A computed fold for a 98-nucleotide RNA from a Cellvibrionaceae bacterium, annotated as TPP riboswitch aptamer (THI element). Rfam family: TPP riboswitch aptamer (THI element). Its family is annotated with thiamine pyrophosphate binding in the Gene Ontology. Taxonomically the source falls in Cellvibrionaceae (Bacteria, Pseudomonadati, Gammaproteobacteria, Cellvibrionales). The coordinates come from a structure-prediction model, not an experiment, and the mean pLDDT is 78.
């Protein structure tokens, strides 16, 4: 001096289920307001190109479970939201100097 990971910051993207139901479950999260329902808003939580956060395949297949969820295939599939700071770590290159 350059990267490149970690970390900060703004600024974005995501989802908000299931039932044995008034009361439980799972999970990072399943809430508050609002609508005749969606939307919107607002909050806390993942998540941002080293992207499985979240869609789409999907009313999908096996396991498991009261059911969702989780897991594991589909997935070397298609999508998909960014800058900028710091030298904390480590790499690459120059020049010195022992």
């Nucleotide at each position: 001096a350059u990267u490149g990971c970690g970390c900060u910051c703004c600024c974005g993207g995501g989802g908000u289920g299931c039932c044995u139901u008034u009361g439980g479950c799972u999970g990072a999260g399943a809430c508050g307001u609002g609508u005749a329902a969606c939307a919107g808003c607002g909050a806390a939580c993942c998540c941002g190109c080293a992207g499985a956060a979240c869609c789409u395949g999907a009313u999908c297949c096996g396991a498991u479970u009261a059911g969702c969820a989780u897991c594991g295939g589909c997935g070397u599939a298609g999508g998909g939201a960014c800058g900028a700071g710091u030298c904390u770590c480590a790499a690459u290159a120059a020049u010195g100097g022992a």